[in-house]
RNA sequence: GGCUGGGUAGCUCAAUGGUAGAGCAGACGUUUCAUAAGCGUCAGGCCGUGGGUUCGAUCCCCACCCCAGCCA
Numbered sequence: 001g002g003c004u005g006g007g008u009a010g011c012u013c014a015a016u017g018g019u020a021g022a023g024c025a026g027a028c029g030u031u032u033c034a035u036a037a038g039c040g041u042c043a044g045g046c047c048g049u050g051g052g053u054u055c056g057a058u059c060c061c062c063a064c065c066c067c068a069g070c071c072a
Stems, first nucleotide, its partner, number of pairs: 001071007010024004018055001026042005048064005
């Protein structure tokens, strides 16, 4: 330098065009003599950045940034 995959909640990951979810972690409640586990509730994200297409973009297109792998 070229190619491929990836970037979404604190972490690991979903979501194939119509207001973004789960598990774990966190807070609170419940239960217990107490703790843990269990159960319930809540909080937490302008979806890597900037453009484009569209009535509408996490999703499609382009450029760039970052990570991993392959080729040279």
Source information:
The RNA shown here (transfer RNA) has 72 nucleotides and comes from a Minisyncoccota bacterium. Lineage of the source: Bacteria > Bacillati > Minisyncoccota. Its Rfam family is "tRNA". Rfam classes the family as a transfer RNA.